[in-house]
RNA sequence: CUCACGAAAGGGCAAACCCACCGUGAGGUGGAGACGCAAAGCCAGGGGUCUCGUCGAGACGGCCCAGCUGCCGAA
Numbered sequence: 001c002u003c004a005c006g007a008a009a010g011g012g013c014a015a016a017c018c019c020a021c022c023g024u025g026a027g028g029u030g031g032a033g034a035c036g037c038a039a040a041g042c043c044a045g046g047g048g049u050c051u052c053g054u055c056g057a058g059a060c061g062g063c064c065c066a067g068c069u070g071c072c073g074a075a
Stems, first nucleotide, its partner, number of pairs: 005073002012037002018031005035062001041068002045065003048060005
């Protein structure tokens, strides 16, 4: 230094519920909030679930797998 791994430290993200706005809808954005998360960072590639509509379009990455990247460094 790298890979694996995940103690500590510094931190980070942010479920449900509520409010406002956007959307036909799934859902998204912001505020508050905190169930949890070592990638709960990015990504719609595969599977899956959901929505609209007519055989197509869309949403979910905190459902699972894959890919890319990243802080720290004990055993």
c-di-GMP-I riboswitch aptamer from an Actinomycetota bacterium, 75 nucleotides, folded computationally.
The sequence was found by an Rfam model in a public genome assembly.
The coordinates come from a structure-prediction model, not an experiment, and the mean pLDDT is 87.
Of the family's consensus pairs, 94% are formed in the model.
The organism belongs to Actinomycetota, within Bacteria.
It matches the Rfam family "c-di-GMP-I riboswitch aptamer". About the family: GEMM was predicted in a large-scale screen for bacterial structured RNA regulatory elements.